């Protein structure tokens, strides 16, 4: 240097023919159980905002009536060539 994958809430990983972004565990928090815990069960869980309501997919631009998804560039990370 070339080629290929990948980057999403506090973590894993979902959403691909471009059409409600966080499905689902996990892990916290509160609740019930228990002498008490643990484990099982309920309910809650991105940011701001009193609220409507805005903002959020590594950063920036582009097409789009709409981009996580497709294009350009640039960072990051893992595999491969040289």
């Nucleotide at each position: 240097g070339c080629c290929g994958g990948g980057g999403u809430g506090g973590c894993g990983g979902a959403a691909u023919u471009g059409g409600c972004a966080g499905a689902c565990g996990c892990a916290a928090c509160g609740g019930a159980u228990u002498c008490a815990a643990g484990a099982c069960c309920c309910g809650u869980c991105g940011u701001c905002g009193c609220a409507a309501g805005a903002c959020a997919u590594g950063a920036g631009a582009g097409u789009u009536c709409g981009a996580g998804u497709c294009u350009c560039u640039c960072c990051c990370c893992c595999g491969g060539c040289a």
Molecule: transfer RNA
Organism: Parcubacteria group bacterium GW2011_GWA1_56_13